Small-subunit ribosomal RNA from a metagenome, 1506 nucleotides, folded computationally. The sequence is in RNAcentral, with records from SILVA.
[in-house]
RNA sequence: AGAGUUUGAUCCUGGCUCAGAUUGAACGCUGGCGGCAUGCCUUACACAUGCAAGUCGAACGGCAGCACGGGAGCUUGCUCCUGGUGGCGAGUGGCGAACGGGUGAGUAAUAUAUCGGAACGUACCCUAGAGUGGGGGAUAACGUAGCGAAAGUUACGCUAAUACCGCAUACGAUCUACGGAUGAAAGUGGGGGAUCGCAAGACCUCAUGCUCAUGGAGCGGCCGAUAUCUGAUUAGCUAGUUGGUGGGGUAAAAGCUCACCAAGGCGACGAUCAGUAGCUGGUCUGAGAGGACGACCAGCCACACUGGAACUGAGACACGGUCCAGACUCCUACGGGAGGCAGCAGUGGGGAAUUUUGGACAAUGAGCGCAAGCCUGAUCCAGCAAUGCCGCGUGAGUGAAGAAGGCCUUCGGGUUGUAAAGCUCUUUUGUCAGGGAAGAAACGGUUCGGGCUAAUAUCCUGGGCUAAUGACGGUACCUGAAGAAUAAGCACCGGCUAACUACGUGCCAGCAGCCGCGGUAAUACGUAGGGUGCAAGCGUUAAUCGGAAUUACUGGGCGUAAAGCGUGCGCAGGCGGUUGUGCAAGACAGAUGUGAAAUCCCCGGGCUCAACCUGGGAAUUGCAUUUGUGACUGCACGGCUAGAGUGUGUCAGAGGGGGGUAGAAUUCCACGUGUAGCAGUGAAAUGCGUAGAGAUGUGGAGGAAUACCGAUGGCGAAGGCAGCCCCCUGGGAUAACACUGACGCUCAUGCACGAAAGCGUGGGGAGCAAACAGGAUUAGAUACCCUGGUAGUCCACGCAGUAAACGGUGAACACUAGGUGUAGCGGGUAUUGACCCCUGCUGUGCCGCAGCUAACGCAUUAAGUGUUCCGCCUGGGGAGUACGAUCGCAAGAUUAAAACUCAAAGGAAUUGACGGGGGCCCGCACAAGCGGUGGAGCAUGUGGUUUAAUUCGACGCAACGCGAAGAACCUUACCUGGAUUUGACAUCCCGAGAAGUCUUUCGAAAGAUCGAUGUGCCCUUCGGGGAACUCGGUGACAGGUGCUGCAUGGCUGUCGUCAGCUCGUGUAGUGAGAUGUUGGGUUAAGUCCCGCAACGAGCGCAACCCCUAUCUUUAGUUACCAGCAAUUCGGUUGGGGACUCUAGAGAUACUGCCCCGGUUAACGGGGAGGAAGGUGGGGAUGACGUCAAGUCCUCAUGGCCUUUAUGUCCAGGGCUACACACGUGCUACAAUGGGCUGUACAGAGGGUCGCGACCCCGCGAGGGUGAGCCAAUCCCAAAAAGCAGUUCUUAGUUCGGAUUGGAGUCUGCAACUCGACUCCAUGAAGCUGAAUCGCUAGUAAUCGCGGAUCAGCAUGCCGCGGUGAAUACGUUCCCGGGCCUUGUACACACCGCCCGUCACACCAUGAGAGUUGGCUGUACCAGAAGUUGUCGGGCUAACCUUGCAUUCGCAGGGAGGCAGGCACCUAAGGUAUGGUUGGCGAUUAGGGUGAAGUCGUAACAAGGUA
Repeated sequence: AGAGUUUGAUCCUGGCUCAGAUUGAACGCUGGCGGCAUGCCUUACACAUGCAAGUCGAACGGCAGCACGGGAGCUUGCUCCUGGUGGCGAGUGGCGAACGGGUGAGUAAUAUAUCGGAACGUACCCUAGAGUGGGGGAUAACGUAGCGAAAGUUACGCUAAUACCGCAUACGAUCUACGGAUGAAAGUGGGGGAUCGCAAGACCUCAUGCUCAUGGAGCGGCCGAUAUCUGAUUAGCUAGUUGGUGGGGUAAAAGCUCACCAAGGCGACGAUCAGUAGCUGGUCUGAGAGGACGACCAGCCACACUGGAACUGAGACACGGUCCAGACUCCUACGGGAGGCAGCAGUGGGGAAUUUUGGACAAUGAGCGCAAGCCUGAUCCAGCAAUGCCGCGUGAGUGAAGAAGGCCUUCGGGUUGUAAAGCUCUUUUGUCAGGGAAGAAACGGUUCGGGCUAAUAUCCUGGGCUAAUGACGGUACCUGAAGAAUAAGCACCGGCUAACUACGUGCCAGCAGCCGCGGUAAUACGUAGGGUGCAAGCGUUAAUCGGAAUUACUGGGCGUAAAGCGUGCGCAGGCGGUUGUGCAAGACAGAUGUGAAAUCCCCGGGCUCAACCUGGGAAUUGCAUUUGUGACUGCACGGCUAGAGUGUGUCAGAGGGGGGUAGAAUUCCACGUGUAGCAGUGAAAUGCGUAGAGAUGUGGAGGAAUACCGAUGGCGAAGGCAGCCCCCUGGGAUAACACUGACGCUCAUGCACGAAAGCGUGGGGAGCAAACAGGAUUAGAUACCCUGGUAGUCCACGCAGUAAACGGUGAACACUAGGUGUAGCGGGUAUUGACCCCUGCUGUGCCGCAGCUAACGCAUUAAGUGUUCCGCCUGGGGAGUACGAUCGCAAGAUUAAAACUCAAAGGAAUUGACGGGGGCCCGCACAAGCGGUGGAGCAUGUGGUUUAAUUCGACGCAACGCGAAGAACCUUACCUGGAUUUGACAUCCCGAGAAGUCUUUCGAAAGAUCGAUGUGCCCUUCGGGGAACUCGGUGACAGGUGCUGCAUGGCUGUCGUCAGCUCGUGUAGUGAGAUGUUGGGUUAAGUCCCGCAACGAGCGCAACCCCUAUCUUUAGUUACCAGCAAUUCGGUUGGGGACUCUAGAGAUACUGCCCCGGUUAACGGGGAGGAAGGUGGGGAUGACGUCAAGUCCUCAUGGCCUUUAUGUCCAGGGCUACACACGUGCUACAAUGGGCUGUACAGAGGGUCGCGACCCCGCGAGGGUGAGCCAAUCCCAAAAAGCAGUUCUUAGUUCGGAUUGGAGUCUGCAACUCGACUCCAUGAAGCUGAAUCGCUAGUAAUCGCGGAUCAGCAUGCCGCGGUGAAUACGUUCCCGGGCCUUGUACACACCGCCCGUCACACCAUGAGAGUUGGCUGUACCAGAAGUUGUCGGGCUAACCUUGCAUUCGCAGGGAGGCAGGCACCUAAGGUAUGGUUGGCGAUUAGGGUGAAGUCGUAACAAGGUA
């Protein structure tokens, strides 16, 4: 630091996903040790049991229990007595219990953080000062007597205090009317010289305590400022509410509370309401800014079963206190009681999930105490858990026969792998044994100084010496012994992402974070081998940050990707020209305070290192106070004129509103003329018309709109505005001066305007025209087309408030090359004047530089460069939808989600393909012609059907007389039956034998079987060996026309003999790609020429090759014969080499020549010459590629399958079936013909297992015979159409020949299934629909001939020649193709893509009669405990007072107190009615998702109606 994923590919936008770090985690597999940390995140759910707050006898009365001492009794070891001592249960009293420990429910501010403030309190502690005198009355314990199950409690009686209450004293305390008034206390312990006392003691002193009071420290209470989550689909909230005065109240300010008065206070800088949440230091992440979190540790707050309340106290409205109400649990004798683990352990429950009912107060702290000490689940330790971090180990060296085994293999080998084994070492950890710390020095004891003191007592303080004290724990650590001994797993291996093979499976099983794997050769599933990464862990899941610049402050955008409000005005708000002075709010700089500690960072130190612990520093970016500066912003005051505005002159304009008016046209009405159609369409029909239409003429009515001018012309903020005239009115431009003096820009909320359609009321209504009707079209046609036609369109008034309201571009200002139009107003030069020319401002267009942009494009009218303000966006769908709210008469508008679902959706550009897009061009593509097919019969192939089998393949063109150039057996692959198993065929091994020939029996044959004969070739040491062949045997193997042409090679078809397909270098583009190859001409051609950011090149085209057309030359046999000779008259013979011909070599044709056109080109048109003229005709030749085209049955071949069978052999059958359908052919339907007679002319082939002449026989097929020929010699061989003559005369015929009967011939082992041919007889259909095929010249058509295959079998195929046409205006249309261009939502590429209803399944959501909960408001009822207030009466030791008695005391009154009553407040509770938010809900609505459902075809091309 990035990567994967939208596409055929590209760039961009944009989401999703991954790699990192982290965690109080959990789960899966695995697990050796140690150190340091951490450990109920869920039910603030309920809790059994134990412990967690006591202590002080130096405050007190006492003494139950224990110990000691003493005494008594006796039964010598027991009992009793004794507060005398140590001590001490219970009790009074003091201090503590408000700390420490837990939890995070509540709380969005009564909280927290930071910084300030004034009107307070404070036990213990420190500090300066004063005092501590003298009295009194009770009460628990205890005793006695009761009640009760218990908890507990009642009555009477006794007693103490540092408990309680007066009195005195009184300061600097409090109150005050300034005169004064009020208010305290407690003792206890140690020591003691003198004095006193019988003693206790007094007295003195020290220590400690107590009282008053000063200051402080620390702690606490209160107030303020700033900051602290989300929602506006929560916009108004508030009645003690806001303030004042006066009472009350508090420790203290204050509506804290009450009475009265006033009507305020808060809120868009977000009040109120709702949801969520303890806050912070910090933690995690991040480069940072930020984001998320708030476990452990530390600070603060809140809470303690739920709710309420106060008491005590310095402090609480109190976790282990009290009272009340409620829920729950427990005990009960049913009367009544008890309880609160969110302390430490622990239990149940919940949950994915979180530990021991441990040890110790040794250390550090807390409480009490003079102290010793006691107490302490705080704390320190141990235990459990890989929960995390850190460290260590599981061995080290050597070791190639590269062992065995595993896996793979091309069978050679490779790999596991120096890995193991083996050899030599070491001993961390673990085991055993031995030693063995630090954490512990205070307090105490003793001694020496100093201080208080009368004092050598005590006490305080400092030094020396010193006893005791360890939970952890015999732990850390050290030493020794034995011994490699005790110790490795997990995930992954298609890409991202490091790491690959085999087998199994076969869209199954499964995987998956994203893209995606799996349908028979899976590096993606499962297993194995191997590898990679981490390692006592490794993976998965969950969660946070990061990557994500994907909320953008740092640091994004808005023409087309999501995104500019339809437009303007404008309050608040934000921003604001120039100059001077002042202030100092912002800003900047310095200083000071604070920013707790811990954490993070840096430098050190301590554990062997590290984690961890620790010392110091830095940092804590903040807040506050203060000093300074005066540039900038701000505020105040004063000036300026460049922004803005006003005035004056001139000008243009469909700017707006109102009124009037004009002509053309449509329609209608009336009348005239006039007759049969009109109208409409692709074609029609509906419609109108003989009741007189349409046409035409005249007149009239009415409504709406304004041709030409008219224009990327004008005006307006936008919507929008168009005949002409008048009235009213807004804005703008320009020119020159004058004036005001920043008056400006933008604008949330708001207000106004706002096309069309729509709504309301009233008019109007010619034309047009939703709805509707009819006619067409169509498979349908609720459409497109036609005929009609109502709302509406028009006017007035009112609503509505939306549009692709678009320049898809918010407003304002400034700056930044030009060129060229156009509209308005000016200036200059010149001119008589109009033009022309130069120039300024304002508007409106086009082109274009820099720059910008993903590209397209924008470009002074910016999408460039900047400033200011507003609006808006954050993946697609769901959805601009639901709910709520506001507006509206309604329609609806505005605001505006979520669940769920997908991995894309999208923009621009590129290459193709496609278009019922365009342009150019070509082709028997159409047209013009000729002949066919389609109808008939037959042949042949295919489908289908049938069958035991009808073997297999080929399926639009490009399968179908195709593979098959020839199925009776064979072929043959199929079926039935019979046989066979190393095999019919190949190689190797063993044994025997030459091979071979003849032969018997059975059988359909294959095959089985009997016998006979025969001994070969090469070498030889004669024993034998070798080669070939045959037979038998064993196993490796053979064999397969079995599967996969979608695993393949090769070959082939097709587009297409179409003119195309590419490359190198360069160039421009971010890139895919482009250019070249496009353009102008031309060509059969990317053929050539010209031009050009291209220049060259390759595969194709053409040419080179073959045949053919002309000529020359060479050579003449089997070919030829002009002239000469002979002749049996036959080139037969001599001869010739002229000709034809044969087959070799050459020549010829190249737009070479002329004219014209064309760019002086390429080339085209015409002509000459020439056998041939513009590639002369024909053939061979097939670019890059397409179709997963065809072929595994030609051959080859991977994989799979088969191996007494899917191999091999044999006989018979089948491939030849037959209701039917299609393709390709043959023969015809006749007179351009049929029959008969005569007669003429080819070319190219074939022939010895052959062609076979002549002759004879047969009507004929053919037979007999066999001359000649291994072929320019002989034969096949007759060419036929043609020509000449004759006959038939339009008829299902003298056409046509199928079918059938009979008789034959030939081939062959064999013609039944199933051959061809011949003769005689028979004599069927057939007079050509829609549609469709071939052909452009020696072609079509027509005529025959030959060949391959082949024993035989051709209407097929491949060739050959004979006769021999018609037509082409032309490229509009059909089909195919090429080039350019255009559109595209296609790229499997139009046989594409894709939309909606319906049907089915599932999912979430809305509505829903209602129903059931939570929270909350208002009104009312009732009201526990408690505080406060109040009360005639009741009870009452201390103080005061009166009387009586004075020995105690008694009686009365007062103050004070208690119980009780009443009043206010008030919790739980109740009633009624609202708000808000959940759950469930018959039914219902739309939405989403789902390999192959239905109906259509809406969109993408002009998508067939843009």